[in-house]
RNA sequence: UUCUUAUCCAGAAAGACUGAGGGAUUUGACCCAAAGACGUCUUGACAACCCUUCGCACAUAAGCGAAGAAGGUGCCAAAUUCAACUCCGGUAAAACGGGGAAAGAUAAGUU
Numbered sequence: 001u002u003c004u005u006a007u008c009c010a011g012a013a014a015g016a017c018u019g020a021g022g023g024a025u026u027u028g029a030c031c032c033a034a035a036g037a038c039g040u041c042u043u044g045a046c047a048a049c050c051c052u053u054c055g056c057a058c059a060u061a062a063g064c065g066a067a068g069a070a071g072g073u074g075c076c077a078a079a080u081u082c083a084a085c086u087c088c089g090g091u092a093a094a095a096c097g098g099g100g101a102a103a104g105a106u107a108a109g110u111u
Stems, first nucleotide, its partner, number of pairs: 003109006013043005021032003026084004044076001046074001049072002051068006080103001085100005
């Protein structure tokens, strides 16, 4: 870097450094931020994808459930902050509600 699959309304902050923007991209909305955001480092947590143990099922299979947290990732404002494209409901038209897609993030595998 390519592709596939799964998940994305739960959860979890202190200290130090830094100093102006930040919330992926574009537009709009809405938030965070000199009472110091964002970022970096350290420590600590959260979670349970990989993983470990146990039980059940199974070869027409390689799943389901429970527990755990040593290790590999991830993550610690707000749903992936919300909308955008499409379909359905709804409205006089809007507002509004719901499903899906696209894009993105993470994991595992793969090129």

A computed fold for a 111-nucleotide RNA from a Bacteroidia bacterium, annotated as SAM riboswitch aptamer (S box leader). Taxonomically the source falls in Bacteroidia (Bacteria, Pseudomonadati, Bacteroidota).